[in-house]
């Protein structure tokens, strides 16, 4: 200098936090405060799993079928969504090699 299918889309997990509910705490109660509460709900991985869609090869010999490939991947600071924060976006960024 150098990777536009190395592509996308759903589940889920590690990760997260604090709208709701639960938990705890105070209140007489409506209610408060608390995530320095295991946790449901939620958000949630390019470099985590599965699936499926595509694409690409091969084949069979045809409008479809089967079979295979889709590698590799170290990383801040900082901003940004959103109730909040994150392996969530900026971002396979900058650096690094």
């Nucleotide at each position: 200098c150098a990777a536009u299918a190395a592509g996308g889309u759903c589940g889920c997990u590690a990760g997260g936090g604090u709208u709701c509910c639960g938990g705890c705490g105070c209140g007489a109660g409506g209610g408060c405060g608390u995530g320095a509460c295991u946790g449901g709900u939620c958000c949630g991985a390019g470099a985590g799993c599965a699936a499926c869609c595509g694409a690409c090869c091969u084949c069979g010999c045809u409008u479809c079928g089967a079979g295979g490939u889709u590698a590799c991947a170290c990383g801040g600071c900082g901003g940004g969504a959103u109730a909040a924060a994150a392996g969530c976006c900026c971002g396979g960024g900058a650096g690094a090699u």
A computed fold for a 97-nucleotide RNA, annotated as Guanidine-I riboswitch aptamer. The coordinates come from a structure-prediction model, not an experiment, and the mean pLDDT is 84. The sequence was found by an Rfam model in a public genome assembly. It matches the Rfam family "Guanidine-I riboswitch aptamer". Gene Ontology term of the family: regulation of gene expression.